[in-house]
Large-subunit ribosomal RNA, domain II from a Candidatus Nealsoniibacteriota bacterium, 715 nucleotides, folded computationally. Its Rfam family is "Bacterial large subunit ribosomal RNA". Rfam links the family to the GO terms ribosome and structural constituent of ribosome. The prediction has a mean pLDDT of 83. The RNAcentral record of the full RNA draws on ENA.
Context: one part of a larger RNA
RNA sequence: ACCAACGAGUUCGUGCACUCUCUUAGUCUAAACCCUUAUGGGGUGGAGGCAUAGAGAAAUCGAGUGUUAAAAGCGCGUUCACCCGCUAACAUCUGCGAAGUUGUGGCGGGUAAAGAGAGUGUGCGAGACCCGAAGCCAAGCGAGCUUGCCAUGGCCAGGGUGAGUCUCGCCGAAAGGCGAGAGGAGGCCCGAACCCGUGGAUCGUGCAAAAUCCUGGGAUGAGCUGUGGUAAGAGGCGAAACGCUAAUCGAGCUUGGUAAUAGCUGGUUCUCCUCGAAAUAGCUUUGGGGCUAGCCUGGGGAAUUAGAAAGUGGAGGUAGAGCACUGGAAGGGAUAUUGUGGCGCAAGCUAGGUAUUCCUACCAAACUCCGAAUUCCAUUUUUGUAAUCCCUGGAGUAAGAACUUGGGCGCUAAUGUCCAGGCUCAAGAGGGAAACAACCCAGACCUUCAUCUAAGGUCCCGAAAUCUAAGCUAAGUGAGAAAGGAGGUGAAAUUCCUCAGAUAGUUAGGAGGUGAGCUCAGAAGCAGCUAUCCUUUAAAAAGUGCGUAACAGCUUACUAACUAAGGAGUUUUGCGCCAAAAAUGUAACGGGACUCAAGCUUAGUACCGAAGAUAAGGCCCUGCACCGUACGGUGCAGGGGGUAGAGGAGCGUUCUCAGGGCAGUGAAGUCAAACCGUAAGGUUUGGUGGAGCGUUGAGAAGUGAGAAUGUUGGU
Numbered sequence: 001a002c003c004a005a006c007g008a009g010u011u012c013g014u015g016c017a018c019u020c021u022c023u024u025a026g027u028c029u030a031a032a033c034c035c036u037u038a039u040g041g042g043g044u045g046g047a048g049g050c051a052u053a054g055a056g057a058a059a060u061c062g063a064g065u066g067u068u069a070a071a072a073g074c075g076c077g078u079u080c081a082c083c084c085g086c087u088a089a090c091a092u093c094u095g096c097g098a099a100g101u102u103g104u105g106g107c108g109g110g111u112a113a114a115g116a117g118a119g120u121g122u123g124c125g126a127g128a129c130c131c132g133a134a135g136c137c138a139a140g141c142g143a144g145c146u147u148g149c150c151a152u153g154g155c156c157a158g159g160g161u162g163a164g165u166c167u168c169g170c171c172g173a174a175a176g177g178c179g180a181g182a183g184g185a186g187g188c189c190c191g192a193a194c195c196c197g198u199g200g201a202u203c204g205u206g207c208a209a210a211a212u213c214c215u216g217g218g219a220u221g222a223g224c225u226g227u228g229g230u231a232a233g234a235g236g237c238g239a240a241a242c243g244c245u246a247a248u249c250g251a252g253c254u255u256g257g258u259a260a261u262a263g264c265u266g267g268u269u270c271u272c273c274u275c276g277a278a279a280u281a282g283c284u285u286u287g288g289g290g291c292u293a294g295c296c297u298g299g300g301g302a303a304u305u306a307g308a309a310a311g312u313g314g315a316g317g318u319a320g321a322g323c324a325c326u327g328g329a330a331g332g333g334a335u336a337u338u339g340u341g342g343c344g345c346a347a348g349c350u351a352g353g354u355a356u357u358c359c360u361a362c363c364a365a366a367c368u369c370c371g372a373a374u375u376c377c378a379u380u381u382u383u384g385u386a387a388u389c390c391c392u393g394g395a396g397u398a399a400g401a402a403c404u405u406g407g408g409c410g411c412u413a414a415u416g417u418c419c420a421g422g423c424u425c426a427a428g429a430g431g432g433a434a435a436c437a438a439c440c441c442a443g444a445c446c447u448u449c450a451u452c453u454a455a456g457g458u459c460c461c462g463a464a465a466u467c468u469a470a471g472c473u474a475a476g477u478g479a480g481a482a483a484g485g486a487g488g489u490g491a492a493a494u495u496c497c498u499c500a501g502a503u504a505g506u507u508a509g510g511a512g513g514u515g516a517g518c519u520c521a522g523a524a525g526c527a528g529c530u531a532u533c534c535u536u537u538a539a540a541a542a543g544u545g546c547g548u549a550a551c552a553g554c555u556u557a558c559u560a561a562c563u564a565a566g567g568a569g570u571u572u573u574g575c576g577c578c579a580a581a582a583a584u585g586u587a588a589c590g591g592g593a594c595u596c597a598a599g600c601u602u603a604g605u606a607c608c609g610a611a612g613a614u615a616a617g618g619c620c621c622u623g624c625a626c627c628g629u630a631c632g633g634u635g636c637a638g639g640g641g642g643u644a645g646a647g648g649a650g651c652g653u654u655c656u657c658a659g660g661g662c663a664g665u666g667a668a669g670u671c672a673a674a675c676c677g678u679a680a681g682g683u684u685u686g687g688u689g690g691a692g693c694g695u696u697g698a699g700a701a702g703u704g705a706g707a708a709u710g711u712u713g714g715u
Base pairs, nucleotide, nucleotide: 001715002714003713004712005711006710011126012125013124014123015122016121017120018119019118020117021116022115023114026050027049028048032044033043034042035041036040054061055060064076065075066074067073082110083109084108085107086106087105089104090103091102093100094099129267130266132264136257137256138255139254140253141252147231148230149229150228151227152226153225154224155223156221158190159189160188161186165182166181167180168179169178170177171176194218195217196216199214200213201212202211233249235245236244237243270650271649272648273647274646275645280293281292282291283290284289294397295396296394297393298392299391300390301389302388305387307383308382309381310380311379312378313377314376315375320370321368322367326364327363328362330360331359332358333357334356335355336354337353338352340351341350342349343348400425401424403422404421405420406419407418408417409416430441431440432439445618446617447616448615450614451613452612456608457607458606459592460591461590465605467604468603469602470601471600472599478594484578485577488575489574490573491572492571493570494569495568496567497566505562506561507560508559509558511535512534513533516530517529518528541556545554546553619640620639621638622637623636624635625634626633627632651704653701654700655699656698657697658696659695661693662692669688670687671686672685673684674683675682676681
């Protein structure tokens, strides 16, 4: 890992609701006892419960009672207690009688209320759907490991150093000193055994749940060690590391309390049908949990209930706008006042300051003289197969997400965050967007090798136009990007020149005062400063650029001639160009490829295209009507995506009771095939197998497996 088996809403008590059954004017018995065919059944048993009256905290009162001064008000209470049929024993009434009426009685049936029982759902108490802690407490077992201590034993090769002390010699008055020798001290030195474990390597499914190798520390001491003993869990021991206390230690281990608790994680087993959420609000030692509401579902009940459109009547202060208030902020004027600066003798002019005021143009979430759209409320009409409301059983949800619109925060950052409106996903498949929960189209009951469409497409991959008409683009723009830049190119508007000859080109001229003045080494049109006149002219600057050291030289403006018909600018706009650098490999159309397009703009006609619509057949659900014996049939109308979840109907397994069956002429099981049923499933036949097993109607559950790091076994 796979296979098989096992593996999770149960049981008891009790409350509520629904369904069914019984009793029927109350209802049910419990224990116990008696009988019995004895885990069963029957009888007796009314003790007791619920109901029959409530109100009050209570005393208490009572169809009332409590509150209260109150006969006021208010709260909670006060309904009904039978009906039908048969009979005719008794009574009553009408009646001459027959007969009938009413009441009572008897029998049978039914119902309200109530009681009891069963089933189902759910709440509460219990282990309470199952598995899962770390832990807490109690009683015991542990010091054969290890820590300390006690008792009694054992062990430490060899070498080195050479303390106190003593002896002798010399010196000294002495104390003592010097020298030599003896001696052998030390938590002394080196280093085996022994003890330890510093650094590194190996090992790391090991030789080993801590080892091996090399290296290293201690090695007469606070040394090492054998045996025996002693101290324990709220404890012991600890040269102290929260260390050690049997591979376990911030509180050992074993068993018990015990199925501890787990607002947490995981898992929770057959089928079909109907409906179908939420991720919000308030409160919460609350925030990944709850309670109530909202939204879902089942049952019952109720109204011209909801919704929509139009009309009418209201509410409001947003968008916008405005400046009338509150504030902000700009330009100008006037008036009053003020001192100073400039000019001026002065008058006055000019530049200001302060206050008031006027004009002009503005700004505001916390400004408003104004003020929509949408929305909300009421009402009328129309529409409206229920979508509304009330009562009640059962829930789940209370982590939401993207997109779009109006906003806050942020950086008009974020697949950011917080509100509000909408929508989709969540819980939604299908088609499109290459791929792609949320975008666009569209809501899947089943079948069909039928038709029409949506979004989106129609050259090939790849279904359908190499479609029609008119333009644009030359950049492979299309098929990623800004400020900014550019005689790219199309369209439009507008100004000017032009056969009295424009613009370009060609030929010629482009002069004189003068080398203007200044400056400067020089400055002559052309370093720089100032001025920028006059003359001759068809025209010619005190000079447009190049150039020189300065001149020179070339050239331009300007003019004439030749030629000949358009030329020059500005603005708006369509499509393009540059700007444009990234990490494995083209890689920024899905690809191939595409250029009067297979790109872009405009107009048009076809076609393709989905689980949409339609067509045909089938299944199921709901409502209504009709028919009909149950229980169905027919018709009409509507419906059938679905997570959490609610409801309905079934299949199958084991066992029990009853009826009826099968089986050695072959039961169950098992293998295979065929058939039937919407499904869970069922039936038959054949093989195998060799002894029990279905069916119908009831009933009871240890009742359905793929998941739980599930348990056990096997491979």